[in-house]
RNA sequence: GUCAGGGUAGCUCAGUUGGUGAGAGCGUUGGAUUCAUAACCCAGAGGUCGGGGGUUCAAAUCCCCCCCCUGACACCA
Numbered sequence: 001g002u003c004a005g006g007g008u009a010g011c012u013c014a015g016u017u018g019g020u021g022a023g024a025g026c027g028u029u030g031g032a033u034u035c036a037u038a039a040c041c042c043a044g045a046g047g048u049c050g051g052g053g054g055u056u057c058a059a060a061u062c063c064c065c066c067c068c069c070u071g072a073c074a075c076c077a
Base pairs, nucleotide, nucleotide: 001073002072003071004070005069006068007067010026011025012024013023019057028044029043030042031041050066051065052064053063054062
């Protein structure tokens, strides 16, 4: 440099060919339970969906540019 895959909550990820409130598990906070702790149970907080622009009535999802990560290939004077 070329190609492919990926970037969504603190972490690991889902999101079914655009459509009603952006989710799960773990973690975290509060509560309940217990003599107490753990486990289990209930509730909550936490997100500019990598950044910008475009298309659309409507974008995590489609299009363009850029950034970052992983792999393959190429180059290596």